[in-house]
Formats: sequence, C1' cells, structure tokens
RNA sequence: GCCCCGGUAGCUCAGCAGGCAGAGCGUCCGCCUCGUAAGCGGAAGGUCGCCGGAUCGUGUCCGGCCCGGGGCUCGA
Repeated sequence: GCCCCGGUAGCUCAGCAGGCAGAGCGUCCGCCUCGUAAGCGGAAGGUCGCCGGAUCGUGUCCGGCCCGGGGCUCGA
C1' cells in the first nucleotide's frame, strides 16, 4: 500500500430485503422475606464511529475518513 470483517445502551451483541432502535447482563425502584441473596414486576439509559451524497424516508444504500482485528505484498 491492497483486500476482507467489525464499530449500535455501562458490558456482550442482535437488527441488514430502507418505514416507531432491541435482547441478555449490569444499574435504579417496587413486590416477596425477620433481613440479605435468589425469584417476580417495572423504570432509566442511544449524535447506531465521523463527514458528505442519493431518497419522501436510512443503523441499513453510495463515497471519503478514523479506530480495532485478520490476510496479502516477488511483478518491473
């Protein structure tokens, strides 16, 4: 330098035929209990890496860039 995969909630990751952003864990509140844990119910929490483009509309499509991982680099 080139190619491939990934970047979405505090963490691990879904969502990819474009049409209301989700799960599990964690956190907080409540129920239960003599109390704690477990269990049960509920809530909060997101610039979907950044910039731009196409579209009525994008986490999702197109271009560039950044970050992480992997692979290639014998041709003049």

A computed fold for a 76-nucleotide RNA from Bifidobacterium longum subsp. infantis ATCC 15697 = JCM 1222 = DSM 20088, annotated as transfer RNA. The source organism's lineage runs through Bacteria, Actinomycetes, Bifidobacteriales, Bifidobacteriaceae and Bifidobacterium longum subsp. infantis. Model confidence (mean pLDDT): 81 of 100. Rfam family: tRNA. By type it is a transfer RNA.